[in-house]
RNA sequence: GUGGCAGUAGUUUAGUGGUAGAAUAAGCGGCUGUGGCCCGCUUGGCGCGAGUUCGAUUCUCGCCUGCCGCC
Repeated sequence: GUGGCAGUAGUUUAGUGGUAGAAUAAGCGGCUGUGGCCCGCUUGGCGCGAGUUCGAUUCUCGCCUGCCGCC
């Protein structure tokens, strides 16, 4: 330089055009003599820019970052 894949919550991830979900972590409460385990609730997220569309996490293009291959 070039090709492919990936980028969603603090972390690991699901989600093929119509409300973004789970686990875990964190906070609060219940339980307990205290703590832990367990149970309930809450907070928190679509890498950046543009395009298509009534509507984009999703489709298209560019950029950035990471991984793998070729040179």
Molecule: transfer RNA
Organism: Candidatus Woesearchaeota archaeon